A computed fold for a 73-nucleotide RNA from a Solirubrobacteraceae bacterium, annotated as transfer RNA. The same sequence occurs in records of 2 taxa. The source organism's lineage runs through Bacteria, Bacillati, Actinomycetota, Thermoleophilia and Solirubrobacteraceae. Its mean pLDDT, the model's own confidence on a scale to 100, is 81. The sequence is in RNAcentral, with records from ENA and MGnify. Its Rfam family is "tRNA". Gene Ontology term of the family: triplet codon-amino acid adaptor activity.
RNA sequence: GCCGACGUAGCUCAGUCGGUAGAGCACUUCCAUGGUAAGGAAGGGGUCAGGGGUUCGAAUCCCCUCGUCGGCU
Numbered sequence: 001g002c003c004g005a006c007g008u009a010g011c012u013c014a015g016u017c018g019g020u021a022g023a024g025c026a027c028u029u030c031c032a033u034g035g036u037a038a039g040g041a042a043g044g045g046g047u048c049a050g051g052g053g054u055u056c057g058a059a060u061c062c063c064c065u066c067g068u069c070g071g072c073u
Stems, first nucleotide, its partner, number of pairs: 001072007010025004019056001027043005049065005
């Protein structure tokens, strides 16, 4: 330099034939216990890497940039 995959909550990841974002763990509060752990209930937390485009509508499709990983020379 060229090619490919990936980037979503604090962490690990779903969501990919476009319809307005979820799970587990973690965190907060409550229940429960003589107390702790385990357990039960509720809740908070996301500019979906950044920018632009297409569309009534984009995490999802297209383009550019950045980052991580891998391959080729």